This is a predicted structure of a 130-nucleotide part of an RNA (small-subunit ribosomal RNA, 3' minor domain) from Candidatus Giovannonibacteria bacterium RIFOXYD1_FULL_48_21. It matches the Rfam family "Bacterial small subunit ribosomal RNA". The coordinates come from a structure-prediction model, not an experiment, and the mean pLDDT is 80. The source organism's lineage runs through Bacteria, Bacteria candidate phyla and Candidatus Giovannoniibacteriota. The sequence was found in a public genome assembly.
Context: one part of a larger RNA
RNA sequence: CACCGCCCGUCAAUGCAGGGAAGCCGGGAGUACCCGAAUCCCGCUUAUAGCGGGAGAAGGUAAGCUCGGUGACAAAGCAUAAGUCGUAACAAGGCACGGCUAGCGGAAGCUGGUCGUGGAGUUUCUCCUA
Numbered sequence: 001c002a003c004c005g006c007c008c009g010u011c012a013a014u015g016c017a018g019g020g021a022a023g024c025c026g027g028g029a030g031u032a033c034c035c036g037a038a039u040c041c042c043g044c045u046u047a048u049a050g051c052g053g054g055a056g057a058a059g060g061u062a063a064g065c066u067c068g069g070u071g072a073c074a075a076a077g078c079a080u081a082a083g084u085c086g087u088a089a090c091a092a093g094g095c096a097c098g099g100c101u102a103g104c105g106g107a108a109g110c111u112g113g114u115c116g117u118g119g120a121g122u123u124u125c126u127c128c129u130a
Base pairs, nucleotide, nucleotide: 003093005090008086009085011083013080014079015078016077020073023070024069025068026067027066028065031062032061033060034059039055040054041053042052043051044050096117097116098115099114100113101112102111103110104109
């Protein structure tokens, strides 16, 4: 390389990193209850013994907590010479644009309400100052 410019979003393709997530798998600590070895404690007793009760590791059951793995699926992000659809914005960008809000629409977006000027152009009138 200057409107044969710039540029927006959907859709399609490839790649990357991450978050969510049903389900499945595993680890950890604890709680409640069940059972209860060795051992210890208490009571009774016919007393190195016997009987009764309690504590007690492992084990079991239950509902949770926590950490990790895997992960159907769904949504978004980033990147990438020459894909698709349109043309929203930049000039008054051809309906000025933008903020908030509501509804609607393949998509940019459109429409209503309200606010801002960060809007261009044209004409007329009045007033003020020099």